RNA sequence: GCCAGCGUAGCUCAGCCGGUAGAGCACUGCUUUCGUAAAGCAGAAGUCAAGGGUUCGAGUCCCUUCGCUGGCU
Numbered sequence: 001g002c003c004a005g006c007g008u009a010g011c012u013c014a015g016c017c018g019g020u021a022g023a024g025c026a027c028u029g030c031u032u033u034c035g036u037a038a039a040g041c042a043g044a045a046g047u048c049a050a051g052g053g054u055u056c057g058a059g060u061c062c063c064u065u066c067g068c069u070g071g072c073u
Base pairs, nucleotide, nucleotide: 001072002071003070004069005068006067007066010025011024012023013022019056027043028042029041030040031039049065050064051063052062053061
């Protein structure tokens, strides 16, 4: 230099064929306990890497850029 994949909650990842963004773990509060842990209930946490385009509507489709990983040279 060329090609491909990936980027979504603190972490690991879902999100199919475009239609109001979710799970597990972690965190916070409550219940339970003499107390802790475990368990149960509830809650908070997202400019979906950035910018632009298409569309009534984009995490999803298209273009550009950035970062990570792998391959080729």
Predicted 3D model of a 73-nucleotide RNA (transfer RNA) from Thermogutta sp. Its Rfam family is "tRNA". The family's RNA type in Rfam is transfer RNA. The coordinates come from a structure-prediction model, not an experiment, and the mean pLDDT is 82.